[in-house]
Molecule: transfer RNA
Organism: Patescibacteria group bacterium
Parts: sequence; structure tokens; C1' cells
RNA sequence: GCGCCUUUAGCUCAGUGGCAGAGCGCUUGCAUGACACGCAAGAGGUCGUAGGUCCAAUCCCUACAAGGCGCACCA
Repeated sequence: GCGCCUUUAGCUCAGUGGCAGAGCGCUUGCAUGACACGCAAGAGGUCGUAGGUCCAAUCCCUACAAGGCGCACCA
């Protein structure tokens, strides 16, 4: 330098053009002498950034950024 993959909640990941979700974690309550486990409820997201297409974009297209893999180059 070229190609491919990934980027969504604090962490690990689903999701797919029309409600943004799960597990773990966190908070509150119940329970306990107390803790853990358990039960119930809840908070938490500009879906990497910027454009474009569309009536409508997390999803499709383009560029860029970060991370990863492969190939090439190198002296």
C1' cells in the first nucleotide's frame, strides 16, 4: 500500500428498513439477625464519526476513524 472482518447499555453480544433488546453488572424494595442466593420493580444507549438514498436508516450506499486478520512491498 491492497483486500476482508468488527464497531449497538458499564462488560459480553443479539437484532434488522417502520417499537433498540438479552445475559451479567448497577439501583430500590421484599426476604434474612446479617450476608449470599432467590423474587419483584427500575435506571442506563446521539447503535464509532460525517454525508447520501428513502415517506422512514442501527439496518442500504460513500468517505473517514479505531481495532483485528490476510497479502504485497521493504533493506